A computed fold for a 138-nucleotide RNA from a soil metagenome, annotated as SAM riboswitch aptamer (S box leader). Model confidence (mean pLDDT): 83 of 100.

């Protein structure tokens, strides 16, 4: 930089000692112990792995049929039918002694734009999109 996802899910202990939820505003969490570090546990399924199904390509086999041949064949080519292994893609399943990630609140809510509605001064509610951020893969 590109793409995908972000209303689901999953916490105990030890050390530590005042912050944390990216930023700003709000609102929360926190001495009944924040961040950080360590141990153990869990969630999920992005990548990887395994299995199944379908398609695809390569290859092989068969052949009613068609075409071809100074060759008339156990021939060549084409159409068609079928098949094991394999390639690639898609879908599904499995949590897999693999690589990450994650385990308060929808990414906690909003921030910028558009639409609808209520109050008509500030603003409130609902919906959609963007931006920013996070995670993964490249």
């Nucleotide at each position: 930089c590109u793409c995908a996802u972000c209303c689901a899910g999953a916490g105990g202990g030890g050390c530590a000692g005042a912050g944390g939820g990216a930023c700003c505003g709000g609102c929360c969490c926190g001495a009944a112990g924040a961040a950080g570090c360590c141990c153990c546990g869990g969630c999920a399924a992005c990548c990887g792995u395994g299995c199944g199904c379908g398609a695809u390509c390569u290859u092989c086999u068969c052949u009613u049929c068609g075409u071809c041949c100074g060759u008339c064949g156990u021939g060549a080519c084409g159409c068609g039918a079928g098949g094991c292994c394999g390639u690639u893609c898609g879908c599904g399943c499995a949590g897999c002694a693999g690589g990450u990630g994650c385990c308060a609140a929808c990414u906690c809510c909003g921030g910028c734009c558009c639409g609808g509605g209520g109050a008509c001064u500030u603003u409130c509610c609902c919906g959609g999109g963007a931006a920013a951020g996070a995670u993964g893969a490249g």